[in-house]
Context: one part of a larger RNA
RNA sequence: UGACGGGGGCCCGCACAAGCGGUGGAACAUGUGGUUUAAUUCGAUGCAACGCGAAGAACCUUACCUACCCUUGACAUCCUCGGAAUCUUCUAGAGAUAGAAGAGUGCCUUCGGGAACCGAGUGACAGGUGCUGCAUGGCUGUCGUCAGCUCGUGUCGUGAGAUGUUGGGUUAAGUCCCGUAACGAGCGCAACCCUUAUCCUUAGUUGCCAGCACGUAAUGGUGGGGACUCUAAGGAGACUGCCGGUGAUAAACCGGAGGAAGGUGGGGACGACGUCAAGUCAUCAUGGCCCUUACGGGUAGGGCUACACACGUGUUACAAUGGACGGUACAAAGGGUUGCUAAGCCGCAAGGUGGAGCCAAUCCCAGAAAGCCGUUCUCAGUCCGGAUUGGAGUCUGCAACUCGACUCCAUGAAGUCGGAAUCGCUAGUAAUCGCGAAUCAGCAUGUCGCGGUGAAUACGUUCCCGGGCCUUGUACA
Numbered sequence: 001u002g003a004c005g006g007g008g009g010c011c012c013g014c015a016c017a018a019g020c021g022g023u024g025g026a027a028c029a030u031g032u033g034g035u036u037u038a039a040u041u042c043g044a045u046g047c048a049a050c051g052c053g054a055a056g057a058a059c060c061u062u063a064c065c066u067a068c069c070c071u072u073g074a075c076a077u078c079c080u081c082g083g084a085a086u087c088u089u090c091u092a093g094a095g096a097u098a099g100a101a102g103a104g105u106g107c108c109u110u111c112g113g114g115a116a117c118c119g120a121g122u123g124a125c126a127g128g129u130g131c132u133g134c135a136u137g138g139c140u141g142u143c144g145u146c147a148g149c150u151c152g153u154g155u156c157g158u159g160a161g162a163u164g165u166u167g168g169g170u171u172a173a174g175u176c177c178c179g180u181a182a183c184g185a186g187c188g189c190a191a192c193c194c195u196u197a198u199c200c201u202u203a204g205u206u207g208c209c210a211g212c213a214c215g216u217a218a219u220g221g222u223g224g225g226g227a228c229u230c231u232a233a234g235g236a237g238a239c240u241g242c243c244g245g246u247g248a249u250a251a252a253c254c255g256g257a258g259g260a261a262g263g264u265g266g267g268g269a270c271g272a273c274g275u276c277a278a279g280u281c282a283u284c285a286u287g288g289c290c291c292u293u294a295c296g297g298g299u300a301g302g303g304c305u306a307c308a309c310a311c312g313u314g315u316u317a318c319a320a321u322g323g324a325c326g327g328u329a330c331a332a333a334g335g336g337u338u339g340c341u342a343a344g345c346c347g348c349a350a351g352g353u354g355g356a357g358c359c360a361a362u363c364c365c366a367g368a369a370a371g372c373c374g375u376u377c378u379c380a381g382u383c384c385g386g387a388u389u390g391g392a393g394u395c396u397g398c399a400a401c402u403c404g405a406c407u408c409c410a411u412g413a414a415g416u417c418g419g420a421a422u423c424g425c426u427a428g429u430a431a432u433c434g435c436g437a438a439u440c441a442g443c444a445u446g447u448c449g450c451g452g453u454g455a456a457u458a459c460g461u462u463c464c465c466g467g468g469c470c471u472u473g474u475a476c477a
Base pairs, nucleotide, nucleotide: 001477002476003474004473005472007471008470009469010468011467012466013465015461016460019425020424021423022422023421026316027315028314029313030312031311032310033309034307035306042053043052064302065301066300067299068298069297070296073125077124078123079121080120081119082118083117086103087102088101089100090099091098092097107114108113127291128290130289131288132287136285137284138280139279140278141276143274148187149186150185151184152183153182154163155162156161167178168177169176193268194267195266196265198236199235200234201233202232203231204230208225209224212223213222214221239262242256243255244254245253246252318418322377323376324375325374326373327372328371334365335364336363339358340357344353345352346351384415389410390409391408392407393406394405395404431453432452433451434450435449436448437447
């Protein structure tokens, strides 16, 4: 100087407390451990691994296993020789591949040949998701959006170092003020950026429709209009600016006015010096080591989907604030040409048929759902719950056996609110309800977004956890 303390002081955080909803019990989904297996490819392992890499394993993917094949190789550059390329058919085979037959002769040319492509040969080389993340770059997690981390000059100290950065206030903040052997400065904080909340101007098509007409069974449908909504560009607006009080007359804090918004308005992007030899050699790049008729390459089938069990994360429930049936209302944000697919018709339905429109503020996906209005069920393992299984189908796709999703009929398991323990959340939040997108042929209870309805509680900081500053002890570095 740090680190540590079941030392002290001050302060903060859904850290506790106060509340609301869960997990832990059930079934299923999914990940992991373990076990099994020819293989169940590999990585991630307290917080910070475990719906994680994987925004989507039937083949492919695929790295694993088995079998069958290839050896200058699936891919790159160079050299030699031959042939344009390419297309069609047949045979054997699981296919890779092997064999055979036919069509075809192009472009440029100095007529030597050349360009592109295909085949054969030779060796230089290719290739490796093989090892090492404890050799590395890059990227990322975490402490933590915590308020810290440093430097120059000066001063003090023999020196390591100290000072500044401590102190008194204050703040979300090393934020600001005052004091001060310090005076300044840098990286962080804040602001600048995006979005949302209000208003104005400009612009009105595909959007809108107040007023005026026309028309319809009905609809901005038509003329027209720019008022309104909205769209999207530019501005305005919030700064403790104003008033009162407290305070050291400071910084600031408390209350108020005005205002759509008030003291960082809400949300996002943004992550200092560093820590964990944290994670990643399997995104990529790369040193070293290793393989080279194989640890490389191709193909088919299988596996990654196994199942006495254990754990994590979720979904659906256990019902009446509910289930079922009928009627009826209101979103936002997205996506669409190898695409989204309307009306109509067929089917109980998944879906089929059909083909209008749309490269989309125009058309389509698209019915929002909870809600509201009625009817029914009356506390039961039930008209709750839907696992499992049987049958019949639909769709995607060469192909749904291993191993897809969905529909209909039948079946109707556990489950009556969950031990010890444990998680999230402070407001348009929790809870609850549906909608969309990426990936994607198909496959979503996951992920990322969107809106609808919309709470309760916070006395307080003694305690648990994590963190910041000052100080003290130490046989630790």